Small-subunit ribosomal RNA, 5' domain from a mouse gut metagenome, 530 nucleotides, folded computationally. Rfam family: Bacterial small subunit ribosomal RNA. Rfam links the family to the GO terms ribosome and structural constituent of ribosome. The coordinates come from a structure-prediction model, not an experiment, and the mean pLDDT is 80.
Context: one part of a larger RNA
RNA sequence: GGAUGAACGCUAGCGGCAGGCUUAACACAUGCAAGUCGAGGGGCAUCGGGAGGGAAGCUUGCUUUCCUUGCCGGCGACCGGCGCACGGGUGAAGUAACACGUAUGCAACCUGCCCUCUUCAGGGGGACAACCUUCCGAAAGGGAGGCUAAUCCCGCGUAUAUCGGUUUCGGGCAUCCGAGAUCGAGGAAAGAUUCAUCGGAAGAGGAUGGGCAUGCGGCGCAUUAGCUAGACGGCGGGGUAACGGCUUUACCGUGGCGACGAUGCGUAGGGGUUCUGAGAGGAAGGUCCCCACACUGGUACUGAGACACGGACCAGACUCCUACGGGAGGCAGCAGUGAGGAAUAUUGGUCAAUGGGAGAGAUCCUGAACCAGCCAAGCCGCGUGAGGGAAGACGGCCCUAUGGGUUGUAAACCUCUUUUGUCGGAGAACAAAACUAGGGACGUGUCCCGGACUGCGUGUAUCCGAAGAAAAAGCAUCAGCUAACUCCGUGCCAGCAGCCGCGGUAAUACGGAGGAUGCGAGCGUUAUCC
Numbered sequence: 001g002g003a004u005g006a007a008c009g010c011u012a013g014c015g016g017c018a019g020g021c022u023u024a025a026c027a028c029a030u031g032c033a034a035g036u037c038g039a040g041g042g043g044c045a046u047c048g049g050g051a052g053g054g055a056a057g058c059u060u061g062c063u064u065u066c067c068u069u070g071c072c073g074g075c076g077a078c079c080g081g082c083g084c085a086c087g088g089g090u091g092a093a094g095u096a097a098c099a100c101g102u103a104u105g106c107a108a109c110c111u112g113c114c115c116u117c118u119u120c121a122g123g124g125g126g127a128c129a130a131c132c133u134u135c136c137g138a139a140a141g142g143g144a145g146g147c148u149a150a151u152c153c154c155g156c157g158u159a160u161a162u163c164g165g166u167u168u169c170g171g172g173c174a175u176c177c178g179a180g181a182u183c184g185a186g187g188a189a190a191g192a193u194u195c196a197u198c199g200g201a202a203g204a205g206g207a208u209g210g211g212c213a214u215g216c217g218g219c220g221c222a223u224u225a226g227c228u229a230g231a232c233g234g235c236g237g238g239g240u241a242a243c244g245g246c247u248u249u250a251c252c253g254u255g256g257c258g259a260c261g262a263u264g265c266g267u268a269g270g271g272g273u274u275c276u277g278a279g280a281g282g283a284a285g286g287u288c289c290c291c292a293c294a295c296u297g298g299u300a301c302u303g304a305g306a307c308a309c310g311g312a313c314c315a316g317a318c319u320c321c322u323a324c325g326g327g328a329g330g331c332a333g334c335a336g337u338g339a340g341g342a343a344u345a346u347u348g349g350u351c352a353a354u355g356g357g358a359g360a361g362a363u364c365c366u367g368a369a370c371c372a373g374c375c376a377a378g379c380c381g382c383g384u385g386a387g388g389g390a391a392g393a394c395g396g397c398c399c400u401a402u403g404g405g406u407u408g409u410a411a412a413c414c415u416c417u418u419u420u421g422u423c424g425g426a427g428a429a430c431a432a433a434a435c436u437a438g439g440g441a442c443g444u445g446u447c448c449c450g451g452a453c454u455g456c457g458u459g460u461a462u463c464c465g466a467a468g469a470a471a472a473a474g475c476a477u478c479a480g481c482u483a484a485c486u487c488c489g490u491g492c493c494a495g496c497a498g499c500c501g502c503g504g505u506a507a508u509a510c511g512g513a514g515g516a517u518g519c520g521a522g523c524g525u526u527a528u529c530c
Stems, first nucleotide, its partner, number of pairs: 001530004006526005013382005019375002021340001026338003030335003035082003040079002043075002047073003050069009089293003100217007109210002114206007122156001124154003131146006162185010191198002219266003226257003231254004237247002269290003273284004295316005318329004346372001348371003354368001355366004385416004395407005420471001422466005430457001436451001438449005474519005480499002485514005495502002
């Protein structure tokens, strides 16, 4: 000198863009953050409509009110489907590891939704919620009996895949791989409907996403030198989507790693990148990718996918409720609270856009996201006026003191301008659609034309006009390094200080004043890195 997720002191006009618990992975009140589908189903708690019946008021066919009825729009809870494995957070906590980066391989693998192609959907049965009855419990909740539907569950028939036997052909990379024929084994399906469609089953391929293996690479200590019995390898069995000591209750062998640093201990998420530097290098790892974690430890279930942040079970610590028998909870989601700390924000708005989930769609949900609020915490831009103006005014300060120098064109005064701010008026882009009244085209479920609807931010940005220099400058330094000097006070005191060092009676070094220098809505100090 540069840099920072910074902090502190003094000061502070505006805008744009980015940023904001680096500490206690400490504990959390409250609200929200994952639902959706009635075009899968039984139903009808609730709301509205219809129908039927009763009562009251009467204007004699209306109003009000009560009851019944799932008939319709719909729909709490329930069964069922899909989603909840994404998105979001944290990484002073674990991991020195195929975790990550890079390059390969899988002839050892999986892949819901999506796309393309082929084939199919025949015929039966059953249960459990909701509901009803009832019991236990303070509650959370649970038990028993009975009824019932489905895209719920289970057989049967049929069919590729797959497996085994026989056989033919082709290929390779060692275990082998691919294609065909035949015999045997072998497991499927679901309907809904407003008739537009949306779904279901099997197989092949693709795409996407993952899984596994391997080479190389990236840290400190040798004042850590030996480590290792599932340890190293083999044959079976089991397990897995799949290979493998992955596993062991079997058997056999005794190997394997290590100064090219094993093992141990310490530290640490890795990378893209970022900072610095001429480079080599050094340092850092907040946003983007990957990984790991979700109060601590363990376990599996469901599922295409989890060993699952807002799922389950067990154990533990902690907090809360309790009728003392027993229960409930998990902010490292967004806000917010306490604590810790030098230190880090609102218990805001909207689904308008982008994206995600569900749905045929309308639509619903979305603290993802987009916006707004707070903070000079960073970068960039703008302003605090411009031109003229010498009696070189008054005042201040200094001196060689009737005077001179300096503050200083600075002020006053004159003429202008109006960015920003104030007031008044106008007023966006971000919106493309989806859907759809209507019309058209054909390849009949798609496309085209056209109309309408939709803006949180927002009456914001921006533009026009009016008045008016009006409302807007500080901070540090001035011995040398280092740009900038005098006076007064103090007297090794009070104090300064990055280094050298100043201060003991004329201190350009302390404190004040005047002046000057540097930067400027900032300026200094501290901390850390180069």